Record summary:
This is a predicted structure of a 90-nucleotide RNA (c-di-GMP-I riboswitch aptamer) from a Bacilli bacterium. It matches the Rfam family "c-di-GMP-I riboswitch aptamer". Rfam's curators write: GEMM was predicted in a large-scale screen for bacterial structured RNA regulatory elements. Model confidence (mean pLDDT): 82 of 100.
[in-house]
């Protein structure tokens, strides 16, 4: 100096929930709030998973309604991967 594990200190982030805004929804933004997190910092590359506006198919005598499938939409606090980072010490 680098890597891995642990983790003091300075600290950092912020689950559920509440009300507001956006969105078809999943969910996101900011405020309060802390379940937790040694990368719970950033990136959808892979897997997984959530939603189904739009599209497709089917059912219903018809309008209509219902059901199923589907991501181009999400989840970075699902996992893997990539990149970056604080600090005495062991």
């Nucleotide at each position: 100096u680098c890597u891995u594990c642990g983790a003091a200190a300075g600290g950092g982030c912020a689950a559920a929930c509440u009300a507001g805004c956006g969105g078809a929804a999943a969910c996101g933004c900011a405020a309060g709030g802390a379940c937790g997190c040694a990368a719970a910092a950033c990136u959808u590359c892979g897997a997984g998973u959530c939603u189904a506006a739009g599209g497709a198919a089917a059912g219903c005598u018809u309008u209509u309604c219902u059901u199923u499938c589907u991501a181009u939409g999400g989840c970075g606090g699902u996992c893997g991967a990539g990149u970056u980072a604080u600090u005495a010490c062991g």
NCBI's taxonomy places the organism under Bacteria, Bacillati, Bacillota, Bacilli. It was read from a public genome assembly, where an Rfam model found it.